[in-house]
Molecule: c-di-AMP riboswitch aptamer (ydaO/yuaA leader)
Organism: Nakamurella silvestris
RNA sequence: CGAUGGUCACCGCCGAGUUGACGUGUCGGGACGUUGAGCCGGGGACCCAAGUUUUCUGGGGUGAAUCCUCUGAUCGCGUGCUGUGGCACGCCCAUGAGGUAGGGCUACUUCCUGGCCCGAAUCCGUCAGCUAACUCGGUAGGCGGCCUAGGUUGAAAGG
Numbered sequence: 001c002g003a004u005g006g007u008c009a010c011c012g013c014c015g016a017g018u019u020g021a022c023g024u025g026u027c028g029g030g031a032c033g034u035u036g037a038g039c040c041g042g043g044g045a046c047c048c049a050a051g052u053u054u055u056c057u058g059g060g061g062u063g064a065a066u067c068c069u070c071u072g073a074u075c076g077c078g079u080g081c082u083g084u085g086g087c088a089c090g091c092c093c094a095u096g097a098g099g100u101a102g103g104g105c106u107a108c109u110u111c112c113u114g115g116c117c118c119g120a121a122u123c124c125g126u127c128a129g130c131u132a133a134c135u136c137g138g139u140a141g142g143c144g145g146c147c148u149a150g151g152u153u154g155a156a157a158g159g
Base pairs, nucleotide, nucleotide: 010145011144012143013142014141018037019036020035021034022033023032024031038139039138040137041136042135043134048129058127059124060123061122062121067099068098069097070096076091077090078089079088080087081086102118103117104116105115106114108154111151112150113149
């Protein structure tokens, strides 16, 4: 001097996932608990909607995360052939690839243009349409940072 990793602080992103008071603990902070506020989700009438239903093609929730095409191993199933060793074709499907409904970022906000990404996962347990009163829960987790495209618009701050 450079690279990599960790801790703390600060700034920022996805997301509902923020915050006041009190207490525990500590040198202090983080953290944890209780109780409020804010935000988020589920259940739940009349009316409206739906109206033939089923453990069978079950159904439903959170979420932007739906749907389509191609590929198609192993196993299994079916058909045909067979020299009885198997072979061929089709179906099913993991995997991989491409696209897509939809969603996010682009460093004050809106809109436009351009650019860069995501398009998962999981929960309930045979059960739930909407839904006032009522009622039950959640308030996590994961990332990035010496930069930060342009135009427009309004706001804030400063003078």